[in-house]
RNA sequence: GCGGGCGUGAUUCAAUGGCAGAAUGCGAGCUUCCCAAGCUCGACGCGAGGGUUCGAUUCCCUUCGCCCGCU
Numbered sequence: 001g002c003g004g005g006c007g008u009g010a011u012u013c014a015a016u017g018g019c020a021g022a023a024u025g026c027g028a029g030c031u032u033c034c035c036a037a038g039c040u041c042g043a044c045g046c047g048a049g050g051g052u053u054c055g056a057u058u059c060c061c062u063u064c065g066c067c068c069g070c071u
Stems, first nucleotide, its partner, number of pairs: 001070007010024004018054001026042005047063005
């Protein structure tokens, strides 16, 4: 330099055009003499910028990061 794959809460993963979900973790409450466990509630989000579309995490282009292969 060329090609390919992957980027989604703090972490690990879903969702592949139509309300962004789960588990763990975090905060508050209930329970308990206390702790742990359990139960309830809550906060935290699609790597970035454009385009297409009534509507984009999803499709297209560029770009950034990581990984793999070729040279």
Notes: Transfer RNA from an Oscillospiraceae bacterium, 71 nucleotides, folded computationally. Model confidence (mean pLDDT): 80 of 100. It matches the Rfam family "tRNA". It is annotated as a transfer RNA.